The RNA shown here (transfer RNA) has 72 nucleotides and comes from an uncultured Coriobacteriaceae bacterium.

[in-house]
RNA sequence: GGGCGAUUGGCGCAGUGGUGGCGCAGGUGCCUUACAAGCACAAGGUCACAAGUUCGAAUCUUGUAUCGCCCA
Numbered sequence: 001g002g003g004c005g006a007u008u009g010g011c012g013c014a015g016u017g018g019u020g021g022c023g024c025a026g027g028u029g030c031c032u033u034a035c036a037a038g039c040a041c042a043a044g045g046u047c048a049c050a051a052g053u054u055c056g057a058a059u060c061u062u063g064u065a066u067c068g069c070c071c072a
Stems, first nucleotide, its partner, number of pairs: 001071007010024004018055001027041004048064005
């Protein structure tokens, strides 16, 4: 220098155009003499950044950034 992939909550991950979700962690309550486990509820997101396409974008297109792999 070239190619490919990844980037979504504190962590790990789903979600390929129409309401942003799951598990774990954390919070509150129930249960218990108490703790753990279990159950219930609530909270938590600039979908890496910018621009474009579209009635509508996490999703499609382009550029940028970071990380990983391969080639030279």

Rfam family: tRNA. Gene Ontology term of the family: triplet codon-amino acid adaptor activity. The coordinates come from a structure-prediction model, not an experiment, and the mean pLDDT is 83.